[in-house]
Context: one part of a larger RNA
Molecule: small-subunit ribosomal RNA, central domain
Organism: uncultured bacterium
RNA sequence: CUGGGUGUAAAGGGUUUGUAGGUUGAUGGUUAAGUCAGAUAUGAAAGACCGAAGCUUAACUUCGAGUUAGUAUUUGAAACUGGCUAUCUAGAAUCAGGGAGAGGUAAGCGGAAUUCUAAGUGUAGGGGUGCAAUCCGUAGAUACUUAGAGGAACACCAAAAGCGAAGGCAGCUUACUGGAACUGAAUUGACACUGAAAAACGAAAGCGUGGGGAGCGAAAAGGAUUAGAUACCCUUGUAGUCCACGCCCUAAACGAUGACAACUAAGUGUUGCGACUAGCUCGCAGUGCUGUAGCAAAACGCGUUAAGUUGUCCACCUGAGGAGUACGGUCGCAAGAUUAAAAACUC
Numbered sequence: 001c002u003g004g005g006u007g008u009a010a011a012g013g014g015u016u017u018g019u020a021g022g023u024u025g026a027u028g029g030u031u032a033a034g035u036c037a038g039a040u041a042u043g044a045a046a047g048a049c050c051g052a053a054g055c056u057u058a059a060c061u062u063c064g065a066g067u068u069a070g071u072a073u074u075u076g077a078a079a080c081u082g083g084c085u086a087u088c089u090a091g092a093a094u095c096a097g098g099g100a101g102a103g104g105u106a107a108g109c110g111g112a113a114u115u116c117u118a119a120g121u122g123u124a125g126g127g128g129u130g131c132a133a134u135c136c137g138u139a140g141a142u143a144c145u146u147a148g149a150g151g152a153a154c155a156c157c158a159a160a161a162g163c164g165a166a167g168g169c170a171g172c173u174u175a176c177u178g179g180a181a182c183u184g185a186a187u188u189g190a191c192a193c194u195g196a197a198a199a200a201c202g203a204a205a206g207c208g209u210g211g212g213g214a215g216c217g218a219a220a221a222g223g224a225u226u227a228g229a230u231a232c233c234c235u236u237g238u239a240g241u242c243c244a245c246g247c248c249c250u251a252a253a254c255g256a257u258g259a260c261a262a263c264u265a266a267g268u269g270u271u272g273c274g275a276c277u278a279g280c281u282c283g284c285a286g287u288g289c290u291g292u293a294g295c296a297a298a299a300c301g302c303g304u305u306a307a308g309u310u311g312u313c314c315a316c317c318u319g320a321g322g323a324g325u326a327c328g329g330u331c332g333c334a335a336g337a338u339u340a341a342a343a344a345c346u347c
Stems, first nucleotide, its partner, number of pairs: 004317003007300002012314001014201004021194003025088007033081002035077008050064005091191001092188003095184003103177007110154001115149007125136002162169002206247006215241002220236004258313006266290010276279001294302002319347003328339004
């Protein structure tokens, strides 16, 4: 390389957009690049294959004929692929309509709770635990009431629900704004699929500058526990968590399951839209469960939301460790990330 694979054994890129490339609907016409057929030339000799002959045989040697991929030129064929051209509407996109949604960004508003401050009532405890102690409290705590401040998060509704490409998104209102589904079939007429490179987005933690800081809380301190306890438990508590702007670019970024298209039993929930004959109904799109055929080295399981049957394109895997490490490159303020990824050595 071929071949075989990628839910859990090694292996699907975190996600999307998209360049090159690869692949690509229907029906005519044309062309003849690919393709197929013929002819000619070439394809040295030796060797190989076949048939003979010569050394007593064989090995060996000699003679004869044919075979061969490929290349070039030329003549034809036109089904398929390609090119050109004309037409079409089933893919794709646009348009119209009424609906659904924690989709995004910004601004404003709300109530519950924690904490703190002030005042009042009130008196000896409170807090915490397996038991305690550190801790708070007669300088009046805890508890209750009233008023105020400030930050963060939005109980119930709430769901196997919904939306988003993924990360993710949840109090209420307003403004701006993206996408999807359904119904109609008016418009374009293959405009499509995938996608190396590239770009954008990308939880949490972390970094820079400036704010903010209620609660929680790495680090740190103390109290316990213990043989010890650099922990688990308790009392405090800094960074952080929050906001703005700029970085970082990683996750069990998971459905551990790439994208798109087609085909292949049923049953039962649920969300959105639609239809009529208005129902224990039907259609489309999503989201769950059970399950047939089939699948799976094996099992778990998957099963129209496939891990079934096929096609196109991309990514990735090739014994375990050393190691996703060293070295080199790129990016980054750093932490580090990423790329190409080893080797010695061990089994």